[in-house]
RNA sequence: AGAGUUUGAUUCUGGCUCAGGAUGAACGCUGGCGGCGUGCCUAACACAUGCAAGUCGAGCGGAGAUACCACACCGGAAGAAGAUUCGUCUGAUUCCACCGUGGUUAUCUUAGCGGCGGAUGGGUGAGUAACACGUGGACAACCUACCCUUGGCAGGGGGAUAACAACCGGAAACGGGUGCUAAUACCGCAUAGAUCCUGUGACCGCAUGAUCGCAGGAGGAAAGAUUUAUCGGCCAAGGAUGGGUCCGCGUCGGAUUAACUAGUUGGUGAGGUAACGGCCCACCAAGGUGAUGAUCCGUAGCCGGCCUGAGAGGGCGACCGGCCACAUUGGGACUGAGACACGGCCCAGACUCCUACGGGAGGCAGCAGUGGGGGAUAUUGCACAAUGGGGGGAACCCUGAUGCAGCGACGCCGCGUGAAGGAGGAAGUACUUCGGUAUGUAAACUUCUAUCAGCAGGGAAGAAGAUGACGGUACCUGACUAAGAAGCCCCGGCUAAAUACGUGCCAGCAGCCGCGGUAAUACGUAUGGGGCAAGCGUUAUCCGGAUUUACUGGGUGUAAAGGGAGCGUAGACGGUUAGAUAAAGUCUGAUGUGAAAACCCGCGGCUCAACUGCGGGAUUGCAUUGGAAACUGUAAAACUUGAGUGCUGGAGGGGUAAGCGGAAUUCCUGGUGUAGCGGUGAAAUGCGUAGAUAUCAGGAGGAACACCGGCGGCGAAGGCGGCUUACUGGACAGCAACUGACGUUGAGGCUCGAAAGCGUGGGGAGCAAACAGGAUUAGAUACCCUGGUAGUCCACGCCGUAAACGAUGAAUACUAGGUGUUGGCGGGCAAGGCCCGUCAGUGCCGUCGCAAACGCAGUAAGUAUUCCACCUGGGGAGUACGUUCGCAAGAAUGAAACUCAAAGGAAUUGACGGGGACCCGCACAAGCGGUGGAGCAUGUGGUUUAAUUCGAAGCAACGCGAAGAACCUUACCAAAUCUUGACAUCCCACUGAAUACACUGAUAAACGGUGUAGCCUUCGGGCAGUGGAGACAGGUGGUGCAUGGUUGUCGUCAGCUCGUGUCGUGAGAUGUUGGGUCAAGUCCCGCAACGAGCGCAACCCUUGUCGUCAGUAGCCAGCGGCGCGGCCGGGCACUCUGAUGAGACCGCCGGGGACAACCCGGAGGAAGAUGGGGAUGACGUCAAAUCAUCAUGCCCCUUAUGAUUUGGGCUACCCACGUGCUACAAUGGCGUCCGACAAAGGGAGGCGAAGGAGCGAUCCGGAGCGAAUCCCAAAAACGGCGUCUCAGUUCGGACUGUAGGCUGCAACCCGCCUGCACGAAGCCGGAAUCGCUAGUAAUCGCGGAUCAGCAUGCCGCGGUGAAUACGUUCCCGGGUCUUGUACACACCGCCCGUCACACCAUGGGAGUCGGCAACACCCGAAGCCGGUGGCCUAACUAAUAGAAGGAGCCGUCGAAGGUGGGGCUGAUAACUGGGGUGAAGUCGUAACAAGGUAGCC
Repeated sequence: AGAGUUUGAUUCUGGCUCAGGAUGAACGCUGGCGGCGUGCCUAACACAUGCAAGUCGAGCGGAGAUACCACACCGGAAGAAGAUUCGUCUGAUUCCACCGUGGUUAUCUUAGCGGCGGAUGGGUGAGUAACACGUGGACAACCUACCCUUGGCAGGGGGAUAACAACCGGAAACGGGUGCUAAUACCGCAUAGAUCCUGUGACCGCAUGAUCGCAGGAGGAAAGAUUUAUCGGCCAAGGAUGGGUCCGCGUCGGAUUAACUAGUUGGUGAGGUAACGGCCCACCAAGGUGAUGAUCCGUAGCCGGCCUGAGAGGGCGACCGGCCACAUUGGGACUGAGACACGGCCCAGACUCCUACGGGAGGCAGCAGUGGGGGAUAUUGCACAAUGGGGGGAACCCUGAUGCAGCGACGCCGCGUGAAGGAGGAAGUACUUCGGUAUGUAAACUUCUAUCAGCAGGGAAGAAGAUGACGGUACCUGACUAAGAAGCCCCGGCUAAAUACGUGCCAGCAGCCGCGGUAAUACGUAUGGGGCAAGCGUUAUCCGGAUUUACUGGGUGUAAAGGGAGCGUAGACGGUUAGAUAAAGUCUGAUGUGAAAACCCGCGGCUCAACUGCGGGAUUGCAUUGGAAACUGUAAAACUUGAGUGCUGGAGGGGUAAGCGGAAUUCCUGGUGUAGCGGUGAAAUGCGUAGAUAUCAGGAGGAACACCGGCGGCGAAGGCGGCUUACUGGACAGCAACUGACGUUGAGGCUCGAAAGCGUGGGGAGCAAACAGGAUUAGAUACCCUGGUAGUCCACGCCGUAAACGAUGAAUACUAGGUGUUGGCGGGCAAGGCCCGUCAGUGCCGUCGCAAACGCAGUAAGUAUUCCACCUGGGGAGUACGUUCGCAAGAAUGAAACUCAAAGGAAUUGACGGGGACCCGCACAAGCGGUGGAGCAUGUGGUUUAAUUCGAAGCAACGCGAAGAACCUUACCAAAUCUUGACAUCCCACUGAAUACACUGAUAAACGGUGUAGCCUUCGGGCAGUGGAGACAGGUGGUGCAUGGUUGUCGUCAGCUCGUGUCGUGAGAUGUUGGGUCAAGUCCCGCAACGAGCGCAACCCUUGUCGUCAGUAGCCAGCGGCGCGGCCGGGCACUCUGAUGAGACCGCCGGGGACAACCCGGAGGAAGAUGGGGAUGACGUCAAAUCAUCAUGCCCCUUAUGAUUUGGGCUACCCACGUGCUACAAUGGCGUCCGACAAAGGGAGGCGAAGGAGCGAUCCGGAGCGAAUCCCAAAAACGGCGUCUCAGUUCGGACUGUAGGCUGCAACCCGCCUGCACGAAGCCGGAAUCGCUAGUAAUCGCGGAUCAGCAUGCCGCGGUGAAUACGUUCCCGGGUCUUGUACACACCGCCCGUCACACCAUGGGAGUCGGCAACACCCGAAGCCGGUGGCCUAACUAAUAGAAGGAGCCGUCGAAGGUGGGGCUGAUAACUGGGGUGAAGUCGUAACAAGGUAGCC
C1' cells in the first nucleotide's frame, strides 16, 4: 500500500466481498511447563448454609469467674490423747479437696445503660438525556464528627431510668405493669460569649452587600475517668479534610413527536432549610419555554480511558481509578456532624419460611456457594504475616477490604518437545512417460547435551523489636534417562502452497467470484506442499481498508442528485476611505488548572519478556491576566463605482378588458343537377331517388387566426401570434441631475403555475377520451374507417402536478478569437449603401481550461467567492402507516421487513433491424425447359418385423457414405458351435503340414476323425501346424461435446491481418475511411500515416491461331503401283499426334475523365479488354459431419458386446417427402426401308472380328489386339421415302401371364435381358417450386469406374443447337459506408404483465390479549407538618396556677389500590391487498431496430 466482482472488451460511477488489528468472548480439534493478568456480557431472577461491623470495664450500675481473708457446713487423710467386747470407737490438733456466705483487695469475662463507629470499605448498573457526568468558575447564600493551632472555662445542684427482682400475657417473636439503682445518660441555675434587633461612624466590593467599631436591648456551656504517666469535656476563632448549592460550556437518535406550561413565569409577604430559591404557602400580575428543536418517544450510568486509524475521526465504557445512582418493589421519616441509611426503623405490594391460625420472620446488585436462565464465566479455600480501615490510653479485638492459594490455554509474555554427524539416498507410502521422482539427512546408526518435567539436598527476601497465610514456595546445587512433551488450518483466483484416486449438478464445498452434469489442482480420501504453533481454525462484534457521509476529504447536463418559477422573512455573506473608539473574533506572553493510573521517551527491578518502580514529556482543553491591532465584527463619520431614482428615446405575439374583421369547416333555406358520395392497403359500417356528393345564392353559429413567420421578439417560469381602443407591468439605450451600500442569497412563508381533472352557470362549429358500429386478426376490449358524449371555449372557484428540460439553482468578477442575427446609441465615408466602435439580448464555430467520455467553452459544464436546494447500490417504493392540504381525483412529506451482486453512465468492436445509401450475384425481372399431377426407379421418414444393421437432418440429410446387399459383402436377427481364440508377439512339448479328394460323426454348414496325394535345408535350423500355461488378442461396443486427420458451408465472396508511427486514460482507431475505377482491398488521386503479409490477379493444365522440331500404328497434295481398301512404294506439304515457342499488352487511333487510374468507340487481329473452361478456397463461422475409411485418449465387454457357420434380413408396405426415368404424342409414332457425320474412353481370368444358328436375348466360332495398328463400335438425334390423322390412339408403356437367354455353388425370398400375349395410370399437371446468360439451356446418342451378374444413378464425351436480359422497385444471399440498439449463446437475441403452484416477509382487518406513561374521581397506610380540648406528665417555677412536653383526635399532603375515558406501543386473528423469491407451467407480445402504431412523462 491494495485486491476480487457488472462488460465480448474498455472507462467511469457504484455497491458487495477479502487481506490487518482487537475482544471479559463462545464453539470444534488438540494440549508439555512457568510468570503476570483476567473470569455471569444473559435473569437488578429466586436463594439453603457459613462468614462479610464492631469495639470501649480508663463512662456506669450490676452479674459472673478466679485468687486471698473471715465465717459456716460437709468429706477425706494423718493423728496426740482416751475408751475398748481388741473387731474397733471417741477424738485435741494439723493438712487436703468441695460447696455456701460475707469482705475489702487483685485479676478476668460482659447482658444492659452510655460513647464512638454501623453514612467508610465491598457490590451492582436497574433507573437516569439530568447541573447526572466532564471541564472551568462562584457561594458577599452554606455545613463539616474525628484531626491540628490559638484563647478561655469546667462553680453549684436536681429528678429519673434500663439492667436487676418478683409477677402477668404469649406457641413463638416479644410485651406489660409494680419495685430498686448508677453514670462522661438527662435537666435547671451561675459565669462566658457566639448570634440577633434598633440607632450610628469609618472603610471595601461590579451588585445584592460585606468588614471593623460605638450605645441600648434580647440571648444556649461543660464530665469526668485513671495504674497519676495521662485520656477526656465545654465555648469562641482559625486551619485542614470531606461535603452542599449555583452558573458558563460540552454531552445519543427520532419532526412520520410542533407546540409545551397553572406553582406554570415573575412580584410582595410569611414559612422552611446548614444554605439560595415557587423549595412551600397566601395574595397580585400574565407571564415562561420552543425550528439555535421546547414537549413527547426510544436508547443509555458519565468520565479518565480502551480498541482502531497516517491523522481527523469512528466504536466501546470489562478489569484499574474518579463521580453518580441503586440495595426485593413503592412510599416515609427518625437518629445523627453526616442517611432519608445494602447486612437500621415504619407502612404498603409481591414472594418465601415458621405457626398452637391468634400472629410472627426474611431480603447475597458483600465473599464463597445453590437452583434457574444461557453459546458462556471459577473454591461453600488459607490468613490478618503485610497494606489499609473501625473501636480503645494501650494490650488487643474485628475486618470474605486486603494479602495469598485453588480452577479455566480466557488473554499477554517466556521456555521446551533435542543438538552435531549420518546416502546402500534403506524400508514403507504416493506419483510415474516404468527410466525414475518425491517424502529425504528425514529415519536407522554414531557422538553429545539436560532447559522443562521427575528424584534428592540446601533454602530466602517480603518484618521497623516480636509476629510469615503464601510455603519447604521462589531460587541454588547434585545425580539420572533422548527419555515424558505437536497439533491445527489451508493448497482455483484474491492468497503462500498440487498430484492421484473415488464421486458424476449426486454427495458435497463456498468469505466474494464461483466449483460438481465421467478425465474436478475448488467435493471426499491419500501422498506431497504452505502457514501458524501449545495452540490452530470457525462464529459473533468493533475500527480499518471505505475519500462508501468527504472538517481534513466527495458530488448533482447524461451515472443517485438543481426546488416548476418568482417575491420575500429569519439567517448567512457583503463595495471604497482615513483617523479614531473599544478589543468580541484573531495573534502572542505569563499564571492556574488539566487527579493518579494509562500513552511516549529515558533510566532501573524481577535470568529475559510480559509485568513493574522512578524521572521527564504529553494532556492539542478551560479559565484568569498582560500585550498587539493588519484583517473580520462593533460605534461614529464620509465617498460613489454596487444598487436605486430622475429626464429623454425607441423596440416588443408582456398582461387585462371591450369592440371589430375576413378565409375555412359545419348546419339551415332556396336554385341548378343526378346516382352515387364517402372512406381504405383493400373494404365495410355511414350518407343518398324523401334527391345526397358536386355547384350557385342567402343566412346562422362557434372556435381558431393562413401568408408575414425567422434557432426572430416579449415574459420569472408556465406561456404569449388577426385588427383597433383603453388601462397596465417589465427590460433596453442615451444623459450623469439626485439618494448614498439602500446589496446578494434566501430555511419556513406568500404568490404565480401547461395539459388533464373537479364544482356552479353559460356555450358548443370543428375536433374528440368513453361508447357504438364496420374492418383487420388465431384473437383485436387496439392500430385503420364511420359515427359520437364528456371535454376542448367563456365567467367564477378549486386542483398544484409534467421529460414544468438547457434533464444545467441564483448572484458577482475574471479568462484567445471568428461569424450571423434582434433592439439602441456614437463616429466615418465616395451615402437607396458600406465601414469602425459600443451597450443589452439571441444563435453557431472554436483556443486555454474542465470533463469518465459524450461534450461545455464570455449565455461555461473554465477560474474564484457568497447563499439556497438536493444525492449516498439495485429492487421493495415514491409504496405502506401516520400527518397536512383537497369536494373528489389525488398531492406533499415518506419508511421498514425481505431480496439481489449487481443496477447504471459514456464510449468501443461486432451482430442484428419489417433503418438509410452504394454495389454485386440466374437474386429478381425478361426468356427457355422442368419439378409439384401419372406409372415406374431410387433414397428418406413413418409403420411393421426375430431382424428390417449403422450413419447423414434446413440451405450445407434424402440416385448421400454405397464406383454397384442373391451367398460373400454384413456390421442386424434366429439357430448351432469355439474360448489364448479367426488375427499379432513371447515360452514349452510334439508333429510335418496347409490344401485337395473320398468316407464318416451328421442333421444345413462350420468343425473333428480316417485314408490317398502333399515343405525347404549348409542338417545347426528355417517355415508351418497341433497341444498346453499365461501375459495378451479381439470389439463396425460408447463418447465427433475428449481428439488427430479428412470434408461440407458461407464463398472464388473480397476480404482478413501485422510491424513501426500517430491519435485516444482505455477498449480501440488510423492504415483498410474519402473522390473515382474495377470481376477484385484492381488500380489512381487525396489523406498521419508509411510499409508488409495471407487472400485477388498472374505463374499451372486445357481449349481457340500460327511457327519450329518429330513422322508410326496417324495423314495423302504431288509421283508410281494395285485386289481400288493410304492397300503398297514413296512423301511429311496438309490433317493429326506431342514437345517447344509466338501471340493480347488498353500496345495503336478518336472521345470522355482530373493531364490519373480507367471507361466508351474504332482499326488491325484466330482471339479484345481476366478470350472460354479447369485446378487453386484467406482470417474465420457453424462444439457443422465423420470414433462405421484410418489413427487415437478415456470408459465398457472378456466361455462374450470377441470368433466361426447355415438360413433369414438390409429388397417388408396403408402412407408422406426428396431426386430421377418414361410419357401424355403429329416439331410425333411406326417401317426386321434407304443414307450420313463424332469425340472421349476401355480391353488379357479381357475386348472379341469374319462366318454360321436363333424372331430375339444369345449361342457356336476364335481372326486380330497388351492396342493412334485389332476389338468394343451400331453413334443417335438428322436426311430421304412411306404410313398413321388427333383417338386413351399404330400415343404411353406399367402390371400380369407364358416361353426363353446370360452370369453365378446358388436367381424362391432377391438379378439382368429376350420373344409372344395382356395394354394400367396418364390428354401437359393446384398452391408452390427448380435449373440455365452461349457452343449455354434444351435435345441426341457414346464411353468409363464399380462389377461374376446387376444403372433411369454417378463421372466423362461429343452431335444438333436456341430464346432473353428494359432494368435493380421488389424476393433471396453477399460486400462497403453510415445509423439505432436494453442484443454479445449476438434477433432462433432480449424481454413485459396477468393467471396457476410453492415458500417468505409485510400492509389492512370484525376483534382479542398484553405493556407503558399520563389524566379525572374514589379510598387513603406509614409519616412529617399544622390544629385541638373537658386527657396525661418527675426535673424549672413566684408551685391548686403557669411554662414546656406527651399520648389521643382532627386536617393538608400522601404510596399502593379501585373506577373511568382516552393516548402511545406490542403480540395475535377469519379474511383480504399488493410485494419478493423459485432450471425447464399457461396466455399473449408491451419495450429494446422506425421493435413492425416512435418511445417516454
This is a predicted structure of a 1497-nucleotide RNA (small-subunit ribosomal RNA) from an uncultured rumen bacterium.
The coordinates come from a structure-prediction model, not an experiment, and the mean pLDDT is 83.
It matches the Rfam family "Bacterial small subunit ribosomal RNA". Gene Ontology terms of the family: ribosome and structural constituent of ribosome.
The RNAcentral record of the sequence draws on ENA and SILVA.